[in-house]
RNA sequence: GUUUUUGUAGUUGAAUUACAGCGGUAGCUUUUCAAGCUACAAGUCCAGGUUGGAGUCCUGGCAGAAAUA
Numbered sequence: 001g002u003u004u005u006u007g008u009a010g011u012u013g014a015a016u017u018a019c020a021g022c023g024g025u026a027g028c029u030u031u032u033c034a035a036g037c038u039a040c041a042a043g044u045c046c047a048g049g050u051u052g053g054a055g056u057c058c059u060g061g062c063a064g065a066a067a068u069a
Stems, first nucleotide, its partner, number of pairs: 001068007010022004024040005045061005
């Protein structure tokens, strides 16, 4: 250089509807801590296109990985 592939919450994964585990914050419980329970916050890598509607499909870019020379 070329080809393929991945990019979603702080992190790891799922998704038909944007959800779950761990983590964070607040509350309840407890003499205190831990554990448990409840609530809350936190989101699709970027820019276009297609579509009634895009996390998903298409194009380009950026970043990571693999193969090849």